[in-house]
Context: one part of a larger RNA
RNA sequence: AGCGAACGCUGGCGGCGUGCCUAACACAUGCAAGUCGAACGAGAAAGGGGUAGCAAUACCCCCGGUACAGUGGCGAACGGGUGAGUAACACGUGGGUAACCUGCCCUCGGGUUCGGAAUAACCUGCCGAAAGGCGGGCUAAUACCGGAUGAGACCACGAGGUCCUCGGAUCUCGUGCUCAAAGCUGACCUCUUCACGAAAGUUGGCGCCCGGGGAGGGGCCCGCGUCCCAUUAGCUAGUUGGUGAGGUAACGGCCCACCAAGGCUCCGAUGGGUAGCCGGCCUGAGAGGGCGACCGGCCACAGUGGAACUGAGACACGGUCCACACUCCUACGGGAGGCAGCAGUGAGGAAUCUUGCGCAAUGGGCGAAAGCCUGACGUAGCGACGCCGCGUGGACGAUGAAGGCCUUCGGGUCGUAAAGUCCUGUCGGGUGGGAAGAAUUGGUCCGUGGCUAACAUCCCCGGGCCUUGACUGUACCACCGGAGGAAGCCCCGGCCAACUCCGUGCCAGCAGCCGCGGUAAUACGGAGGGGGCUAGCGUUGCUC
Numbered sequence: 001a002g003c004g005a006a007c008g009c010u011g012g013c014g015g016c017g018u019g020c021c022u023a024a025c026a027c028a029u030g031c032a033a034g035u036c037g038a039a040c041g042a043g044a045a046a047g048g049g050g051u052a053g054c055a056a057u058a059c060c061c062c063c064g065g066u067a068c069a070g071u072g073g074c075g076a077a078c079g080g081g082u083g084a085g086u087a088a089c090a091c092g093u094g095g096g097u098a099a100c101c102u103g104c105c106c107u108c109g110g111g112u113u114c115g116g117a118a119u120a121a122c123c124u125g126c127c128g129a130a131a132g133g134c135g136g137g138c139u140a141a142u143a144c145c146g147g148a149u150g151a152g153a154c155c156a157c158g159a160g161g162u163c164c165u166c167g168g169a170u171c172u173c174g175u176g177c178u179c180a181a182a183g184c185u186g187a188c189c190u191c192u193u194c195a196c197g198a199a200a201g202u203u204g205g206c207g208c209c210c211g212g213g214g215a216g217g218g219g220c221c222c223g224c225g226u227c228c229c230a231u232u233a234g235c236u237a238g239u240u241g242g243u244g245a246g247g248u249a250a251c252g253g254c255c256c257a258c259c260a261a262g263g264c265u266c267c268g269a270u271g272g273g274u275a276g277c278c279g280g281c282c283u284g285a286g287a288g289g290g291c292g293a294c295c296g297g298c299c300a301c302a303g304u305g306g307a308a309c310u311g312a313g314a315c316a317c318g319g320u321c322c323a324c325a326c327u328c329c330u331a332c333g334g335g336a337g338g339c340a341g342c343a344g345u346g347a348g349g350a351a352u353c354u355u356g357c358g359c360a361a362u363g364g365g366c367g368a369a370a371g372c373c374u375g376a377c378g379u380a381g382c383g384a385c386g387c388c389g390c391g392u393g394g395a396c397g398a399u400g401a402a403g404g405c406c407u408u409c410g411g412g413u414c415g416u417a418a419a420g421u422c423c424u425g426u427c428g429g430g431u432g433g434g435a436a437g438a439a440u441u442g443g444u445c446c447g448u449g450g451c452u453a454a455c456a457u458c459c460c461c462g463g464g465c466c467u468u469g470a471c472u473g474u475a476c477c478a479c480c481g482g483a484g485g486a487a488g489c490c491c492c493g494g495c496c497a498a499c500u501c502c503g504u505g506c507c508a509g510c511a512g513c514c515g516c517g518g519u520a521a522u523a524c525g526g527a528g529g530g531g532g533c534u535a536g537c538g539u540u541g542c543u544c
Base pairs, nucleotide, nucleotide: 001543002542003541005540006539007538008537009536012390013389014388015387016386017385018383019382020348025346026345027344029343030342031341034074035073036072039071040070047063048062049060050059051058052057081301082300083299091225092224093223094222095221096220097219100218101217102216105214106213107212108211109210110209111208112207113147114146115145116144122137123136124135125134126133127132152179153178155176156175157174158173159172160171161170162169163168164167183206184205185204186203187202188201191197227273228272229271234264235263236262239261240260241259242258243257244256246254276298277297278296279295280291281290282289283288303324304323305322306321307320326337327336328335329334354380356379357378358377362376363374364373365372366371393423394422395421396420403414404413405412406411427485429480430479431478432477433476437471442466443465444464445463446462447461449459450458488533489532490531491530492529493514494513495512499528500527501526502525503524509516510515
């Protein structure tokens, strides 16, 4: 000098930060990932319509299309948490991939054809305490399957060109083989209807399939760097290399068969201990040393151990399966669960917060959009935990009052300190006013332009009006009142700034070191006085 601190005494306000360092111990409860009806079938309710009735109402053929649930799509691999493991290509840095992948997004080219069979939901039967399961029947799709086409692409073979590290890479051509698709929706026109609307056509939007390029993201490989112990000296059988086959998006002993006998090591192998790494943070004149909390990048993990499935992406925190430990339910047959998400509870500990509000902003998922979801995030709450700012008043005021303490008894000192007089009005309190954060937000209308057969729709631009704030009646401003509500802590032997009296008498005690105390103690305890910091001051711990 510093701290994610703790402890003691004390404590007025605000801003910005920050807050389980221990048990990766166990967890009650709520919330933390959904969304799309413009992919699909069904469909309560509200509402509209019809019939009966005076009416309440009843019934239903119809319209309607919401909620819950289902099929399907995208997301759920992000975001959020933690630091257990890991001394390793984990991380940092610089390269390589002639050994690779990439959903959504941007861009370019081409296509979007003909058919089919099911299945959930639903109805129904059965088993089970439940969780749930089995069977029968019906139905749709942007779900699934088959055929066609193949500009183009993959692969194989052949021919030719180019390049180099001479074995490959790449390009062109030919032949063969393999591989596609899905629709939804707006508007117009014509027709028709009481209305709703339907088919063909035209046109726009969003999609779907194949392929090329890009952006961003990722996989893999390599050089170098990265703690302690030699009181750890030898280690190694898929071990080291080769051939072949398999596997992967991809190289590889990654896996397997066979063959060879290698590979690493005192420039520290192997073993043991400790540890997530970095940007950075602290200290220091620097060199260096220590650390890796908050914020940012990477990695690893999700009760413990193992495994794969789906998928562009996982071996997947709030998915699946198995085993184990633990907790819970049970009708004893069997089931359910995983806060190292946000709050919160118990336990551990010297010690670490609210079961708040809101999606208004920023960002994310889905959706054509409106919008929905979002404990990410924004914001409030608690804690002097830290940093910063402000206040607890200012000026004048001597008979130097009273009182305390000391005294050589004259006096000295607290001390302009108080009282008193005159002021000020921050903060806190009250009353009233009151933002910004809100925009390329959202809605609607109008106009120009684009697309078009079109003045529809849709898109761009411009304009008018309306609209969206959790924090919050917050920041800020004005006024009211009146010194009123706001100072402590440590120290005073030397180091080290600050001295006397009383008590005590090697006792009681102090103490960082030296050391104080045994009858005048500036060192113990109290008092007066003084010194130092100040909403803090000390102590302890730790680092330089």
This is a predicted structure of a 544-nucleotide part of an RNA (small-subunit ribosomal RNA, 5' domain) from an uncultured bacterium. Model confidence (mean pLDDT): 85 of 100.